[in-house]
Molecule: transfer RNA
Organism: Trichonephila inaurata madagascariensis
């Protein structure tokens, strides 16, 4: 330099154009228990990497850039 992949909650990870952005772990509160653990219930936590475009409607499609990783030279 060219090409490919990646980016979503504290961590991990779904969605494939219309759902209140789902789930697990963790955190917080409660129940249970002699106490703890386990179990159960509930809650909080997200500008979906950034900017622009397409569309009635974008995490999702297109373009540029950025982050991390890889292949070739």
């Nucleotide at each position: 330099g060219u090409c490919c992949c990646u980016g979503c909650a504290g961590c991990g990870c779904a969605a494939u154009g219309a759902a209140u952005a789902a789930c697990g772990c963790g955190u917080u509160g409660g129940a249970c228990u002699g106490c703890u653990a386990a179990u159960c219930c509930a809650a909080a936590g997200g500008u979906c990497g950034u900017g622009g475009g397409u569309u009635c409607a974008a995490a999702u499609c297109c373009c540029a850039c950025c982050u991390g990783g890889g292949a070739c030279g």